This is a predicted complex of two RNAs, RNase P RNA and transfer RNA, with 420 nucleotides together. The prediction has a mean pLDDT of 75.
């Protein structure tokens, strides 16, 4: 010096000049309006893909069905499909990255094309037997038929019933054996576990479940325009039921003669922001992450506010604007830094 | 704010996980005195990106991009 890896904080400072929501405060009988003062977008506010909170749907009950979704192990956490450790398996020389990682020993599906043949298998080759034909004095040889043997060897394939060697065989073949690869069981050793070390035993099973499917778990539904209170208004309904009450069905429950119900619609306030909140220290745990103190308050509109102009510093700098909130995933997007983090060349 | 569907050829649309294809355009050549319309043939496609799964993906699965429809 060049090429990675990995983790972390930042999101343009400062001044002057205009402007704009929101909360106090004077001013004002009270609203308006004004005038000071304090505050005023993010790390992803975005995608709306998961989890929740709160609100409704009488209660959110119960059982069953369909749907949906997750899917080594242990832990964290309000929960998660999220986080952290760990196995194991795959890349990478390496640091270290990724993994829908249960089950194909329940069962159905599919596997084009190409090969003889796809879960099955005889095209060729390789043997044995039989009858014909032909050569030979004669042993015998040789040519195609016909009936079996046989998965060593050829060629197709992403995949052809494990691999080498030896014996055996008419010719082969796990047939048989040593030895090796691999699934499964079984004792063991370590480990909460997943899973591993050794060793016995058995077997030689094709892949596919991000294809039906089986297992185990976990899921009610709709979203803040959810809903609540008040004000002012219209239409229309008389039915104990085959009725109505947010998805199906069964059980239970609840309303039904007016202060009901069903339907339209208009304006106004709450919902609306102090929260599983942030931040400094210790404390426990390898980490997620909990816990003690102690300090702080930090947008809340409803046509929809957080800008604009200009000097100075500076690399004039990217993505991108809140609508109920909160915990994580994606996905966009700038320069910085830190590593007793990796590899390569060069000098010492 | 919130659902939900769909993306192939220039236009409309198929394709059971196994060679992407119709029909209208487009171009070329017959028929015609020309023209249309008939007839015959060609071109034309990273199936909206991208990354798994699987021997193979348009089709299955994940995230993104685009555009349609609703609901209040």
């Nucleotide at each position: 010096c060049g090429a990675g890896g990995u983790g972390a904080a930042c999101a343009g400072g400062c001044g002057a000049u205009c402007g704009c929501g929101u909360g106090g405060c004077u001013u004002c009988g009270g609203a308006a309006g004004a005038g000071c003062c304090a505050u005023g977008a993010g790390g992803a506010a975005a995608g709306u893909c998961c989890g929740g909170g709160c609100a409704c749907c009488g209660c959110a009950g119960a059982g069953c069905a369909a749907g949906g979704g997750u899917g080594c192990c242990g832990g964290c956490u309000a929960a998660c499909g999220g986080c952290c450790g760990g196995c194991g398996g795959a890349g990478g020389c390496g640091a270290c990255u990724c993994c829908a990682g249960g089950g194909a020993g329940a069962g159905u599906g599919c596997a084009a094309c190409a090969g003889a043949a796809a879960u099955a298998a005889a095209c060729c080759g390789c043997c044995c037997g039989g009858a014909u034909c032909c050569c030979c004095a004669g042993c015998g040889g040789g040519a195609g038929c016909c009936a079996g043997g046989u998965a060593a060897g050829g060629a197709u394939g992403g995949a052809a019933a494990g691999g080498c060697g030896a014996g055996g065989c008419a010719a082969g073949a796990g047939c048989u054996c040593a030895c090796c690869c691999g699934c499964g069981g079984g004792a063991c050793u370590g480990g909460u576990a997943a899973c591993u070390u050794u060793u016995c035993c058995g077997c030689g099973c094709u892949g596919u479940a991000a294809a039906c499917c089986c297992c185990a778990c976990c899921c009610g539904g709709u979203g803040c325009a959810a809903g609540a209170u008040g004000c002012a208004g219209g239409a229309g309904g008389u039915a104990c039921g085959u009725c109505g009450g947010c998805u199906g069905c069964u059980c239970g429950u609840c309303g039904c003669a007016a202060u009901c119900c069903u339907c339209c619609g208009g304006g106004a306030u709450c919902g609306c922001u102090g929260g599983a909140g942030c931040c400094a220290u210790c404390c426990g745990g390898u980490a997620a992450c909990g816990g003690a103190u102690g300090g702080c308050c930090u947008g809340g509109a409803u046509a929809g506010a957080u800008g604009a102009u200009c000097g100075c510093c500076c690399a004039g700098a990217a993505c991108a604007g809140a609508a109920c909130c909160c915990g994580g995933c994606u996905u966009a997007u700038g320069g910085u830094c830190a590593c007793g983090c990796u590899c390569g060349c060069a000098u010492u | 704010u919130c659902c939900u569907c769909a993306g192939u050829a220039g236009c409309u649309c198929a394709a059971u996980g196994g060679c992407a294809g119709a029909g209208c355009a487009u171009u070329c050549g017959g028929c015609u005195g020309u023209u249309a319309a008939c007839c015959g043939a060609a071109g034309g496609g990273u199936u909206g990106u991208a990354g798994g799964u699987u021997c193979g993906a348009g089709c299955c699965c994940u995230a993104c991009c685009u555009g349609g429809g609703g609901a209040g």
Rfam match: Bacterial RNase P class A. It is annotated as a ribozyme.